[in-house]
Molecule: transfer RNA
Organism: Streptomyces virginiae
RNA sequence: GCCCCCGUAGCUCAGCUGGAAGAGCACCGCCCUCGUAAGGCGGACGUCGCAGGUUCGAAUCCUGCCGGGGGCU
Numbered sequence: 001g002c003c004c005c006c007g008u009a010g011c012u013c014a015g016c017u018g019g020a021a022g023a024g025c026a027c028c029g030c031c032c033u034c035g036u037a038a039g040g041c042g043g044a045c046g047u048c049g050c051a052g053g054u055u056c057g058a059a060u061c062c063u064g065c066c067g068g069g070g071g072c073u
Stems, first nucleotide, its partner, number of pairs: 001072007010025004019056001027043005049065005
């Protein structure tokens, strides 16, 4: 220098046939208990890496850049 994969909640990840974001764990509150754990109910938390483009509409498609991993020379 070239090619491929990944980047989404605090963490691990799903969603990538375009209709506007979700699960598990963690966190907070309540119930239960003598109390804790477990269990049940509820809640909060997201510039979907960044910028631009296409589109009525983008996490999703296109381009560039940034970060991580791998391969080739």